Description: A computed fold for a 97-nucleotide RNA from a Gammaproteobacteria bacterium, annotated as Bacterial small signal recognition particle RNA. Rfam family: Bacterial small signal recognition particle RNA. From the family's description: The signal recognition particle (SRP) is a universally conserved ribonucleoprotein involved in the co-translational targeting of proteins to membranes. Taxonomically the source falls in Gammaproteobacteria (Bacteria, Pseudomonadati, Pseudomonadota). The model forms 96% of the base pairs in the Rfam consensus. It was read from a public genome assembly, where an Rfam model found it. Its mean pLDDT, the model's own confidence on a scale to 100, is 76.

RNA sequence: CAUUGGUCUCUUCGCGGCGAUGCCCUGUGAACCCCGCCAGGUCCGGAAGGAAGCAACGGUAGCAGAUGUAUCGGGCGCCGGAGUCAGGCUGAUGCUC
Numbered sequence: 001c002a003u004u005g006g007u008c009u010c011u012u013c014g015c016g017g018c019g020a021u022g023c024c025c026u027g028u029g030a031a032c033c034c035c036g037c038c039a040g041g042u043c044c045g046g047a048a049g050g051a052a053g054c055a056a057c058g059g060u061a062g063c064a065g066a067u068g069u070a071u072c073g074g075g076c077g078c079c080g081g082a083g084u085c086a087g088g089c090u091g092a093u094g095c096u097c
Base pairs, nucleotide, nucleotide: 001094002093003092004091005090006089007088008087009086010083011082012081013080014079015077016076018073019072020071021070022069023068025065026064027063028062034059035058036057042051043050044049
């Protein structure tokens, strides 16, 4: 100098897991200052009709729960693979001085 290994760090891929958020499902759910629909009753009217609207009912915001999924994150993993024109250390072979 050339070729070729080992190991560590680094980079990257895969797998698993953790945290956050979104989606799906379930429960609960802002008595009156959320929505809809408003029994009864109230009001206007001679009447026909109309108005506001409590309870109930349905739903929404919100809150909570379990699983699954997607995204993001991370000196998470006695996990696996790859990289060298990323690096440190080190070995072998050949040639030359």